[in-house]
This is a predicted structure of a 73-nucleotide RNA (transfer RNA) from a Lachnospiraceae bacterium. The same sequence occurs in records of 2 taxa. The coordinates come from a structure-prediction model, not an experiment, and the mean pLDDT is 80. It matches the Rfam family "tRNA". Rfam's curators write: Transfer RNA (tRNA) molecules are approximately 80 nucleotides in length. It is annotated as a transfer RNA.

RNA sequence: GCUCUCGUAACUCAGCAGGUAGAGUACUUCCUUGGUAAGGAAGAAGUCGGCAGUUCGAGUCUGCUCGAGAGCU
Repeated sequence: GCUCUCGUAACUCAGCAGGUAGAGUACUUCCUUGGUAAGGAAGAAGUCGGCAGUUCGAGUCUGCUCGAGAGCU
């Protein structure tokens, strides 16, 4: 220098032909207990790495760019 893969909640990850984002763990509140742990119920938390383009509509498609990893020279 070239090619490919990945970037989504605090963490680990899902998201199917583009229809407006979810799970587990953790966190908060409550229930339960004499008190913990475990269990149960509810809840908060995300401008989906960034910027642009296409589209009525983009986490998803396209371009550029940033970061991480792998391969080739």